Predicted 3D model of an 88-nucleotide RNA (c-di-GMP-I riboswitch aptamer) from Vibrio marisflavi.
NCBI's taxonomy places the organism under Bacteria, Pseudomonadati, Gammaproteobacteria, Vibrionaceae, Vibrio.
The coordinates come from a structure-prediction model, not an experiment, and the mean pLDDT is 85.
The RNAcentral record of the sequence draws on ENA.
RNA sequence: AUACGUACAUGGCAAACCACUUGAGAGAGUGGGACGCAAAGCUUCCGGCCUAAGUCUAUUUUAAAGAAUAGGUAGCGGGGUUACCGAU
Repeated sequence: AUACGUACAUGGCAAACCACUUGAGAGAGUGGGACGCAAAGCUUCCGGCCUAAGUCUAUUUUAAAGAAUAGGUAGCGGGGUUACCGAU
């Protein structure tokens, strides 16, 4: 230095759930809280999954549906990128 994670040290993150805020929604933020996590740090490039207010299909109305598009999930996986420890 690379790989690796059976340790050790300093520590870190925080699922469900609850409160408040935010969004049409999926979801997100803050606080509490810990199921777990060796990248559960960062990044939507690839695949998956979730959402559908507005737009289009589309027309007289209503209802339901689909599409494009947009959004979300990095705690679904892969890729990229950075990093603590070092028993081996």